Record summary: Predicted 3D model of RNase P RNA and transfer RNA as a complex of 448 nucleotides. Rfam match: Bacterial RNase P class A. It is annotated as a ribozyme.
RNA sequence: GGAGUCGGUCGGGUGGUCGCUCCCCCGCCAUGAGCGGGGGGGAGGAAAGUCCGAGCUCCGCAGGGCAGGAUGGUCGCUAACGGCGACUGGGGGAGACCCUAAGGAAAGUGCCACAGAAAAUAAACCGCCCCGUCCGGGUCACCGGCCGGGGUAAGGGUGAAACGGUGAGGUAAGAGCUCACCAGUUUUCCGGGUGACCGGAAAAGCUCGGUAAACCCCAUCCGGAGCAAGACCAAAUAGGAGAACGCCUGAAGGUGGCCCGCCUGAAGUUCUCGGGUAGUGUCGCUUGAGGCGGCAGGCAACUGCCGUCCCAGAGGAAUGAUCACCGCUCCCUUCGGGGAGAACAGAACUCGGCUUACAGACCGGCUCCGGUG
RNA sequence: AGGCACGUAGCUCAGGGGGAGAGCGCCAUCCUGACGCGGUGGAUGUCCAGGGUUCAAAUCCCUGCGUGCCUACCA
Numbered sequence: 001g002g003a004g005u006c007g008g009u010c011g012g013g014u015g016g017u018c019g020c021u022c023c024c025c026c027g028c029c030a031u032g033a034g035c036g037g038g039g040g041g042g043a044g045g046a047a048a049g050u051c052c053g054a055g056c057u058c059c060g061c062a063g064g065g066c067a068g069g070a071u072g073g074u075c076g077c078u079a080a081c082g083g084c085g086a087c088u089g090g091g092g093g094a095g096a097c098c099c100u101a102a103g104g105a106a107a108g109u110g111c112c113a114c115a116g117a118a119a120a121u122a123a124a125c126c127g128c129c130c131c132g133u134c135c136g137g138g139u140c141a142c143c144g145g146c147c148g149g150g151g152u153a154a155g156g157g158u159g160a161a162a163c164g165g166u167g168a169g170g171u172a173a174g175a176g177c178u179c180a181c182c183a184g185u186u187u188u189c190c191g192g193g194u195g196a197c198c199g200g201a202a203a204a205g206c207u208c209g210g211u212a213a214a215c216c217c218c219a220u221c222c223g224g225a226g227c228a229a230g231a232c233c234a235a236a237u238a239g240g241a242g243a244a245c246g247c248c249u250g251a252a253g254g255u256g257g258c259c260c261g262c263c264u265g266a267a268g269u270u271c272u273c274g275g276g277u278a279g280u281g282u283c284g285c286u287u288g289a290g291g292c293g294g295c296a297g298g299c300a301a302c303u304g305c306c307g308u309c310c311c312a313g314a315g316g317a318a319u320g321a322u323c324a325c326c327g328c329u330c331c332c333u334u335c336g337g338g339g340a341g342a343a344c345a346g347a348a349c350u351c352g353g354c355u356u357a358c359a360g361a362c363c364g365g366c367u368c369c370g371g372u373g
Numbered sequence: 374a375g376g377c378a379c380g381u382a383g384c385u386c387a388g389g390g391g392g393a394g395a396g397c398g399c400c401a402u403c404c405u406g407a408c409g410c411g412g413u414g415g416a417u418g419u420c421c422a423g424g425g426u427u428c429a430a431a432u433c434c435c436u437g438c439g440u441g442c443c444u445a446c447c448a
Stems, first nucleotide, its partner, number of pairs: 001369010012326007020042009029032001044344001048355002051353005056226004063260004068222005073087005088102001089100004103217002108215002110211003125156002127152006134145004164182006183207002185204008230283003233279001240273006252264003275447003290309008328341005374444007383397004391428001399415005421437005
C1' cells in the first nucleotide's frame, strides 16, 4: 500500500425571533378549562414489526388429569426468556473468522417419486459358476449354443441414496466365509474435565441406509386475558321483543378446548334482534430489574459497593417554522466565492431481548498478500 | 394500541413433499351472409419475497412484505 474479517461510537452543532405541550413558582381581576410574567423538561437507535420473555391489572385460589403449544449439546448469566456469554461436537475458509432447531432412526409406525433386478426381516437384469435334456463342431483332450434347475452381491449398469474399504487365503464361482490392516458401532476399563466431551487401552465380525423443520418417544416449561387490562364519575334509554335451558335430583357462571375438584348460585341465566351513551372526564401514567461516573469481582455475559441526576406523558393527539454562522458531501469557479444536498423513521402502561429498515461519518482489534528499511 | 386470518393464471379458487391445476375469461380456427351460441385446438405463472430442513419445497420451519377483519360501556 492492497484485500479481508470482527467489534464499537455518532445519526449535524451554536445563537436569535415566532409558536405548541407538560410541570413548578409569582402577580392581577376576584372564580374560570381566566389573563400576564418567570423557570425547567420535551422522540429513537431502531420509538417499527408484535417474534419471544417479564412487571402490572382483572378473572375467588391459580388445584389435578387429558388434549394442545413451546424448547432441545454443556456450564453459567438473568426477574425471566426461544435472549446473552464461555466452552464442546459437526461443517466452511489459506487465515483472521463464520455457520450450526446440535436429544432419540439399535422403541414403534409411515414415506423414499422417476430410474433401477432390488429402496430395506432384502433382491438375480446383464455377467460369473455348477448340473441336466437337446443341437452343432471336433485333431476324441473337449469346445460352442438354445432351454430348464440351482449357486453367487466380487464386476457392469440405475439412482440423491445399493447393506463397510484394501489385500491375502478360500471356493465350482463367490461372499466377514476366514485372516491382517484401516474406518465405524457397541460394551468394559484407565487418565483429564463441574460438564458437554477429549486422550488412551481391550473385547465383540457387530457393519444395524436416509428422513423426527413426518407421526411419535424422552426431558423441561406453560391457567386465561390484556392499559380498549382495571377502578371511579358523568350522560342516556322502548329499562323493549323473541328463542333456548332451568327453579335445588340445581340452569348457568368463575375470560375463549374437555373432564374432575373447589367456589358462587337462583327465579333467573345465556344468545339473537332492536334501543341508548360513547364525554378536549379523573385515576392507572411514569422513579424504573432507571441513566451517568468511579472502584472491585469475573475470560465474558453480568454482578456488588459508592457518588451523582430526575430525563416526554399528549388525547384529532405537542416535540414545529424561519433567519444567521459554522461543520460534512457533491458541482461550478475569475480561487474572492456561489449553488445544491443530508438516510430510516417517529413515543402512547413500562421494561429485558430478538428481527427488520437506514444517507453518511469516525474509531479500534485481528488475518493474508506485496513493497521498502 | 391490541388481537386474528389470508396471499397459487387476468378474476374466483383447489392442490398440504415427487407431473402446477379447474371454472370463467383470452387467442386461433370451424360453423354463419354477419354477430352470438356451439365444436375443436392453444397460450398463460419468480405459487408474495428472502433464508433454512430434505436427494427433492407451492406444500414443512424461520424472518420480512402486502391485504383484509375484530375490539368500549349501559340495558